[in-house]
RNA sequence: AACCGCGAACCGCCGAAUCUGCGGCAGGUCCGACAGGGCCAGUCCAGAGCCGGGGACCCACGUGUUCCUGGGGCGAAUCCUCCGACUUCGGUCGGUGGUAGGGCCUUUUCCCAGCCCGAGCCCGUCAGCUAACUCGGUAGGCGGCAGGGGAGAGGACAA
Numbered sequence: 001a002a003c004c005g006c007g008a009a010c011c012g013c014c015g016a017a018u019c020u021g022c023g024g025c026a027g028g029u030c031c032g033a034c035a036g037g038g039c040c041a042g043u044c045c046a047g048a049g050c051c052g053g054g055g056a057c058c059c060a061c062g063u064g065u066u067c068c069u070g071g072g073g074c075g076a077a078u079c080c081u082c083c084g085a086c087u088u089c090g091g092u093c094g095g096u097g098g099u100a101g102g103g104c105c106u107u108u109u110c111c112c113a114g115c116c117c118g119a120g121c122c123c124g125u126c127a128g129c130u131a132a133c134u135c136g137g138u139a140g141g142c143g144g145c146a147g148g149g150g151a152g153a154g155g156a157c158a159a
Base pairs, nucleotide, nucleotide: 010144011143012142013141014140018048019047020046021045023044024043025042027040028039029038030037031036049138050137051136052135053134054133059128070126071123072122073121074120079098080097082095083094084093085092086091101117102116103115104114107153108152109151110150111149112148
C1' cells in the first nucleotide's frame, strides 16, 4: 500500500415500532469550603403520538339433503401449472416456474425504466360489521455511489 473483518459517527431502507417526564429507584462524572448545582447513563412506571384486537342498534349471514372440512388474527406475503415424496385418497410436504399483492434516499401523487419481496408467527373450538366501552404493541432486521427519468400538486426559505 492492497485485501479481508470488526466497531463508532453520519446518512438512509423495511416496519406501528417514535418522543417526553420540573416521576420512583440505583449509579458515573465535573464544579463547590459547605449548602448545592451541571452533564451522562441504567431500570421501573406514566404520558403523547402511531399501530392492532375484542365489542350494540342498523346492515350482513340465514332454507332442505348428502359428502368432506373446525374457525380466526397480525402481515404485501395470496393463488396456480408442472415434477417428486407421503397418503386415512380428503389431502399434506418439498422443488421449478408464474401470480394477487408489496418495497426501493430526503413533502407527496401519477407515468415510464430497472432491481427486489411475494415469508413467518399467533389464538385455541371462539370472535361478521360495529358507537360507547375495553384489551394490547411500540420490536426486529438491513444498506453505504445505492440515491434513474418525466409530468403535476403543496410547503418552506430568500429577494
c-di-AMP riboswitch aptamer (ydaO/yuaA leader) from an uncultured bacterium, 159 nucleotides, folded computationally. Its Rfam family is "c-di-AMP riboswitch aptamer (ydaO/yuaA leader)". Its family is annotated with regulation of gene expression and cyclic-di-AMP binding in the Gene Ontology. The coordinates come from a structure-prediction model, not an experiment, and the mean pLDDT is 77.